[in-house]
C1' cells in the first nucleotide's frame, strides 16, 4: 500500500418481536430490544427477491345497445430490500 482476520483490546451497528407515526401495499423512520455482523458504512448501477396503489387487458355487471360505473382476475416499478448476491466509494484495530 495491498491481502487477510483472532476466544485480542477499545469502540460501532442491531435481526425477530413490542409500542407510536407515515403508507394503498412492500417496507420505512422513532423508542425499546439482541438474532447476529469486520465493512451489518454508503451507494438501487447489474441480478434476484417482495409490493400492485396507478395504468393496461380479460370477464362478470338493471331493465334496447353503446359509453360510464361497480365487481373480480391477469399483466406491469416511476415503489421496496445493499441484514439476498455481485458491481462501485470511503473506513477503525493488528496476532499468525
Nucleotide at each position: 500500500a495491498a491481502g487477510c482476520g483472532a476466544g485480542a483490546a477499545a469502540g460501532g451497528c442491531a435481526a425477530a418481536c413490542c409500542c407510536a407515526c407515515u403508507g394503498a401495499a412492500a417496507a420505512g423512520c422513532g423508542g425499546g430490544g439482541a438474532c447476529g455482523c469486520a465493512a451489518a458504512a454508503c451507494u438501487a448501477c447489474g441480478g434476484g427477491u417482495c409490493u400492485a396503489a396507478g395504468g393496461c387487458u380479460u370477464u362478470a355487471u338493471a331493465a334496447a345497445a353503446c359509453a360510464a360505473g361497480u365487481a373480480a382476475a391477469g399483466c406491469u416499478a416511476g415503489g421496496a430490500u445493499u441484514g439476498c448476491c455481485g458491481g462501485g466509494u470511503u473506513a477503525c484495530c493488528g496476532g499468525a

Model confidence (mean pLDDT): 87 of 100.
The RNA shown here (c-di-GMP-I riboswitch aptamer) has 96 nucleotides and comes from Radiobacillus deserti.
RNAcentral holds the sequence, with entries from Rfam.